[in-house]
RNA sequence: CGGACCGGUGGCGAUGGAGCCCGCCCUCGACCGCCGGUCGACACCCGACCCGCCCGGCUGAUGGCUCCUACCCGAUG
Numbered sequence: 001c002g003g004a005c006c007g008g009u010g011g012c013g014a015u016g017g018a019g020c021c022c023g024c025c026c027u028c029g030a031c032c033g034c035c036g037g038u039c040g041a042c043a044c045c046c047g048a049c050c051c052g053c054c055c056g057g058c059u060g061a062u063g064g065c066u067c068c069u070a071c072c073c074g075a076u077g
Base pairs, nucleotide, nucleotide: 010025011024012023013022016068017067018066019065020064021063033058034057035056036055037054039052040051
């Protein structure tokens, strides 16, 4: 370097793709951002927190690193 045989090679981590690393999940499970407000549920003497729906607002293309793509801002030609 080539060939043969056997076995393994799943999913997920708030906006796209890839490599590496990390974490989580084992089938409805991991995952489905933040802030404010209304409502519901819980409570129930009155409520708060938590949870869920809806409405308004905000940040980031990463779980992390690197690269690409898209978008935004600034400078130069």
Predicted 3D model of a 77-nucleotide RNA (Fluoride riboswitch aptamer (crcB RNA motif)) from a Nitriliruptoraceae bacterium. It matches the Rfam family "Fluoride riboswitch aptamer (crcB RNA motif)". Gene Ontology terms of the family: response to fluoride and positive regulation of gene expression. Its mean pLDDT, the model's own confidence on a scale to 100, is 76. Lineage of the source: Bacteria > Actinomycetota > Nitriliruptoria > Nitriliruptorales > Nitriliruptoraceae.